Source information
Small-subunit ribosomal RNA from an uncultured Bacteroidaceae bacterium, 1513 nucleotides, folded computationally. The prediction has a mean pLDDT of 86. It matches the Rfam family "Bacterial small subunit ribosomal RNA". Rfam links the family to the GO terms structural constituent of ribosome and ribosome.

[in-house]
RNA sequence: AGAGUUUGAUCCUGGCUCAGGAUGAACGCUAGCUACAGGCUUAACACAUGCAAGUCGAGGGGCAGCAUGGGGGUGGCUUGCCACCCCUGAUGGCGACCGGCGCACGGGUGAGUAACGCGUGCCCGACCUGCCCCGCACCCGGGGACAACCCAGCGAAAGCGGGGCUAAUACCCGAUGGUCCCGUCAUGGUGCCUGCCGUGACGGGUAAAGGUAAUCCGGUGCGGGAUGGGGGCGCGUCCCAUUAGCUAGUUGGCGGGGUAACGGCCCGCCAAGGCGACGAUGGGUAGGGGUCCUGAGAGGGAGGCCCCCCACACUGGGACUGAGACACGGCCCAGACUCCUACGGGAGGCAGCAGUGAGGGAUAUUGGUCAAUGGGCGAUAGCCUGAACCAGCCAAGUAGCGUGCGGGAAGAAUCACCUUACGGUGUUUAAACCGCUUUUGGCGGGGGUCAAGGGGUGCCACGUGUGGCGUCUUUGAGCGUACCCGCCGAAUAAGCAUCGGCUAACUCCGUGCCAGCAGCCGCGGUAAUACGGGGGAUGCGAGCGUUAUCCGGAUUCAUUGGGCUUGAAGGGUGCGCAGGCGGGCCGGCAGGCCGGCGGUGAAAGAUCCGGGCUCAACCCGGGCAGUGCCGUCGGAACCUCCGUGCCUUGAGUGUGACGGGCGCAGGCGGAACUUGUGGUGUAGCGGUGAAAUGCUUAGAUAUCACAAGGAACUCCGUUCGCGAAGGCGGCUUGCGACGUCACGACUGACGCUGAGGCACGAAAGCGUGGGUAUCGAACAGGAUUAGAUACCCUGGUAGUCCACGCCGUAAACGAUGGAUGCUCGCUCGCGGGCCUUAUGGUUCGUGGGCCAAGCGAAAGCGUUAAGCAUCCCGCCUGGGGAGUACGCCGGCAACGGUGAAACUCAAAGGAAUUGACGGGGGCCCGCACAAGCGGAGGAACAUGUGGUUUAAUUCGAUGAUACGCGAGGAACCUUACCCGGGCUCGAACGCGGAUGGGCGUCCGGUGAAAGCCGGAUUUCCUUCGGGACCGUCCGCGAGGUGCUGCAUGGUUGUCGUCAGCUCGUGCCGUGAGGUGUCGGCUCAAGUGCCAUAACGAGCGCAACCCCCGCCGCCGGUUGCCCCCGGGUUAUGCCGGGCACUCCGUCGGGACUGCCUCCGCAAGGAGCGAGGAAGGGGGGGAUGACGUCAAAUCAGCACGGCCCUUACGUCCGGGGCGACACACGUGUUACAAUGGGGGGGACAGCGGGCAGCCACCCGGCGACGGGGCGCCAAUCCCCAAACCCCCUCCCAGUUCGGACUGGGGCCUGCAACCCGGCCCCACGAAGCUGGAUUCGCUAGUAAUCGCGCAUCAGCCAUGGCGCGGUGAAUACGUUCCCGGGCCUUGUACACACCGCCCGUCAAGCCAUGGGAGCCGUUAGCACCUGAAGUGCGUGACCGCGAGGGUCGCCCUAGGGUGAGUUCGGUGACUGGGGCUAAGUCGUAACAAGGUAGCCGUACCGGAAGGUGCGGCUG
Repeated sequence: AGAGUUUGAUCCUGGCUCAGGAUGAACGCUAGCUACAGGCUUAACACAUGCAAGUCGAGGGGCAGCAUGGGGGUGGCUUGCCACCCCUGAUGGCGACCGGCGCACGGGUGAGUAACGCGUGCCCGACCUGCCCCGCACCCGGGGACAACCCAGCGAAAGCGGGGCUAAUACCCGAUGGUCCCGUCAUGGUGCCUGCCGUGACGGGUAAAGGUAAUCCGGUGCGGGAUGGGGGCGCGUCCCAUUAGCUAGUUGGCGGGGUAACGGCCCGCCAAGGCGACGAUGGGUAGGGGUCCUGAGAGGGAGGCCCCCCACACUGGGACUGAGACACGGCCCAGACUCCUACGGGAGGCAGCAGUGAGGGAUAUUGGUCAAUGGGCGAUAGCCUGAACCAGCCAAGUAGCGUGCGGGAAGAAUCACCUUACGGUGUUUAAACCGCUUUUGGCGGGGGUCAAGGGGUGCCACGUGUGGCGUCUUUGAGCGUACCCGCCGAAUAAGCAUCGGCUAACUCCGUGCCAGCAGCCGCGGUAAUACGGGGGAUGCGAGCGUUAUCCGGAUUCAUUGGGCUUGAAGGGUGCGCAGGCGGGCCGGCAGGCCGGCGGUGAAAGAUCCGGGCUCAACCCGGGCAGUGCCGUCGGAACCUCCGUGCCUUGAGUGUGACGGGCGCAGGCGGAACUUGUGGUGUAGCGGUGAAAUGCUUAGAUAUCACAAGGAACUCCGUUCGCGAAGGCGGCUUGCGACGUCACGACUGACGCUGAGGCACGAAAGCGUGGGUAUCGAACAGGAUUAGAUACCCUGGUAGUCCACGCCGUAAACGAUGGAUGCUCGCUCGCGGGCCUUAUGGUUCGUGGGCCAAGCGAAAGCGUUAAGCAUCCCGCCUGGGGAGUACGCCGGCAACGGUGAAACUCAAAGGAAUUGACGGGGGCCCGCACAAGCGGAGGAACAUGUGGUUUAAUUCGAUGAUACGCGAGGAACCUUACCCGGGCUCGAACGCGGAUGGGCGUCCGGUGAAAGCCGGAUUUCCUUCGGGACCGUCCGCGAGGUGCUGCAUGGUUGUCGUCAGCUCGUGCCGUGAGGUGUCGGCUCAAGUGCCAUAACGAGCGCAACCCCCGCCGCCGGUUGCCCCCGGGUUAUGCCGGGCACUCCGUCGGGACUGCCUCCGCAAGGAGCGAGGAAGGGGGGGAUGACGUCAAAUCAGCACGGCCCUUACGUCCGGGGCGACACACGUGUUACAAUGGGGGGGACAGCGGGCAGCCACCCGGCGACGGGGCGCCAAUCCCCAAACCCCCUCCCAGUUCGGACUGGGGCCUGCAACCCGGCCCCACGAAGCUGGAUUCGCUAGUAAUCGCGCAUCAGCCAUGGCGCGGUGAAUACGUUCCCGGGCCUUGUACACACCGCCCGUCAAGCCAUGGGAGCCGUUAGCACCUGAAGUGCGUGACCGCGAGGGUCGCCCUAGGGUGAGUUCGGUGACUGGGGCUAAGUCGUAACAAGGUAGCCGUACCGGAAGGUGCGGCUG
């Protein structure tokens, strides 16, 4: 210090999440020791038991109990003791009692309290203060009681009352008394106030206590001090404005009461005030501070332990006592609760320590001691002290220590992983083993700080009662602890979390969107580093993780330190009160500001230095700090401020001129429109994409004339003008307002902004009345459509218009608040002035466009800022829920304003980028359409597929890009499928071992075969061990067409032979990315040229390669035959020869090279030339980056998974050939451009020895029997359409040949399932094929046959080739399909087969309303009213003071009533959110197919539609 997460990618905005620190914690796993600190955060819930406040006998009377002494008695007996009983307060002491002091401290808790409660500072001229200290003075005399006790009594008890005796430091009276208090008068000094310090006179008032006796301890008054308290004020102190008004003792005054004291604290009277937007009142929450956590800081959060203050003590009220209380362990009353009870009545208050129950995720011992510190009492000793000091429990925190240290490689074993090699790697120096050490542990021993003080005694000092010193003695809970020494022995001691990214740490197995994980993003659907386990690793370590909470990161509430054109955010606009801010000069210095000094800011804590526990944590001492407040002194006059005065530039006024669609009111005008009347006139008009509804022979539309009416003002007209905005447009008049310029006369800062407030405010809408021509929500009808509650059409009501009154909203937009100043320019328009006359210059104002700097995420803004600054206002803080609910305010209503939460999501967004897409645009290609030829779709058959069937009909291929595809050959085999019979070292192969002697051949049994069982015969080499070979047995490797083409290689299809796809460097951009590759021309082409922030390059294109077409050189048999010769019926048949053809190799040839025209060039055009061929001559091979998780694990290969007497393998048989159907691809046809018969020609590619087969014979024929030639330019396979002749005559035929019957031939082990061919017979459907659809642009389509592969044969009509014959058409690019380039829009990016909206249906969740019901809260009114203070009070008590009684006021509480607040629940109801695959439609995103959106109104299942006005996003 940052990181993850919105996107295909980018930048920005923005939220969510993480890494850090912290805790009085809790939970999980684990756990050795020590020190220090900590330990009910919940029920201020209820409490059993014990303890927590007493003490003083030196205040007193006394004497129950104890002890001692004395006396008496009894008993025992060692005659002096012991024991017991009684008496005796004489002594020590002392229960209870009177009295004093304490109990108001200490300890607990945080309920209440938003307050002068707390913090801080100041004040009290308005106060008190027991014990303590200092000073002055004093302590005289007297009296009467009440407890205890005694007597008698009531009660179960608690307790109570009656009679009697009595003491005091208890109580009372009197005296004395002052400089004390009160009153009156006179007077001096002094002060920051009402006062303070004095002086004098008079009048009045108030004191006391003794004890012990050695000294001392006490008592009273007054003054002072100290300490502690009381009161007042300034400032600070949480949330809600959906709490906006509150207030009757209320605010003040006068007088009084009360208090320690001021005060409306209380009371009487009088006045009518007081508080509040600087937040009163109300509601909610909460003890406050020192401090603590976090943070760089500012800040945010917290208030446990410790310290200070406050409040409280079962709940509420009240007073008493007292120096002090309204009193935790006191009293009275009321209430709730618990307990006791004899039912009459009583008792109690752990928020003291410990402990119990309960609540809860959760928090300890019914411990020890007063040794120390501190407190109360006491003259002491001392007593009391759950304050305190210690110990116990708890990893609950912090700190320290340990679980060992060194050596040790055969790098062992185990376990895990890798592996083609029997190997490697990790765990791992880890262990074992050797050496060493001993903290901790066990055992044994030693061991002292906390102790000072007290008491006895001696001495010293002085102030004779204190202090000091010496000595003796005494006091330790913790604790025989800390610590030290010795001995033993590595001995007793390691875990937890994590390992996909963030974030440090990776592999194997299991699992298979299951089980599960998860802080966010997200993992898991068969190879999971993300689940679970193993191994390993990483982090921390007696702990480690998780959860909760706080701060941080978050500059994400922004003072430091944010924003508002489009991301969330400028109020619709103006006027303006308060408020905030404000020009120049002079003067002033109270305040702001700055500084010095003083006071305070407790201690602890933090921090720095030093010190003590072995270190540290912890503790001790000192310093600094504590950013604050107060006081005081001073400073400067720049700024602000203050005061008076001045100034003119801000602002305003005046005068003059000018401007406008600024407002209001009145008058006038023409065109158009509709309607009416009349005329002319006739068959339609109207309307649409096309129609229909509608109007019209009762005369429409059209046209003419006249009339009426209402609304709006064409052209001018605009980038225009005016206005604050909304808005304003014919002409004219009146009234009103405004702006600008000029002049520089006047005022003299009069200004800017503006929360509330007031006013204005399009359209729609509302009320009342009028008006109504047009248009026109709703509505009706007609169309469209699957539907059409729409778009289109015909009608049409509110409304649109006017008056008056409401409403108060809009995309009320420049999505940009107002004001002022400053910061380059260019250009166009409008208004005015000046110079001046020119299409001119200049200045002020105003409306636009383009740009510098700068700004911005970018788009963009840019003197009209979104720049640089200042001031003021408004507003924002993730999306949804929601501008909703509730509340309040406004409104006649519609509705408007204000405006949440639960819940839910990991995003929602802005701008720009690259793609893709568009029922966007431009340009351009392609048999894409069109033009044309022939087909498919109908029939029969063949074949493939789907489906169905089946024991099996093996598997794969599935839009284009599967379907005569894998198949270039399924009767067995193939074969992977089914049934059945077998085999397991296996059907094949390799290695090792054992055994046999075979192998081969032959034979027998059984069997469907495979197989099983049995018999005969016998080989070669040898170093004699054995080996080759084979069978059997054992072991190791096998085998699998089993799965995954979503793990793969390889190969292939397709876009597409399309013209594209990229790179380097440079440049532009924050970046994705762009540029290059865009533009113009051109091309088949990113082909080339030109242009150019690009310059080059690569993969593609083209070319190089092959075939065909022309020519040449070379070569010449099996080919050829010009010339020569021979020969035949005939033939290159033969000799001969290579000229030609041809075969074959190598070359040449074509390049827009030449001419004309067009063009800058590239290039294009030519019914030009030449040439076999001309602008790419024809064909092939060749397929860029990539796309479809395209296809193939069954061609092959290969990772992983699975089977192992079977998912392997052998055999027989069956199936792959099934058949009600559906589709694709084909074949043959439907006929005369034809069929049949006869005759006659001409190819090329190829193939051939288990072959092709001439020729001959037989057979109608398939074929059979012979048989020459040919391993092939030699022999053979070997053409058809075509041509000629004949016939058929339009017919289901002499077309067509399916199906079926019969008979044959061939292959093969075998043609039943299930082959081909031949002959005869039978002769089906079919007469050109609906919607729709396919191929082809020339040697092409069409048509004709031939060959080959596979192959025994063949289901081939298929595939791959070959040649023969040989067309038609293309105007053109509007449309369909596909594609390329540029551009545009986008809410798409698994990319339009996209995205996405609303109703309905289902489940879950939270929530609003709701007849009510229940609870809660704080008040109000009335009734009642305890205790108690106060007031009053003749009879009672008391000598008296006084008390009592009764009454009154007030009040806690209780009751009743009308309401308030908040919450729970509620039949039913409203919407909302969420939820892999529900229903209906298609609203939005591309012109989203009617541009969208905003406000409003109406309508509709729903999205939505329509009207009116507005916006461009």